[in-house]
RNA sequence: GGGCCUGUGGUGUAAUCUGGAUAGCACUUGGGCCUCCGGAGCCCACGAUCCGGGUUCAAAUCCCGGCAGGCCCG
Numbered sequence: 001g002g003g004c005c006u007g008u009g010g011u012g013u014a015a016u017c018u019g020g021a022u023a024g025c026a027c028u029u030g031g032g033c034c035u036c037c038g039g040a041g042c043c044c045a046c047g048a049u050c051c052g053g054g055u056u057c058a059a060a061u062c063c064c065g066g067c068a069g070g071c072c073c074g
Base pairs, nucleotide, nucleotide: 001073002072003071004070005069006068007067010027011026012025013024020057029045030044031043032042033041050066051065052064053063054062
């Protein structure tokens, strides 16, 4: 330098293929219930689509460029 893949809360992951209802779930964290206390259990809350542009009535999803990481080739 070239090709392919990946990027979603603090962590992991679903939704992407085939565009469509408020981006879901688990863990963590905070609060509450329960308990003599703690744990477990139950309930509630907080928090995310790597960045920019395009297409579209509508983009996490499709297209283009960039950035970061991984693998392969030279």
Molecule: transfer RNA
Organism: Methanobacteriota archaeon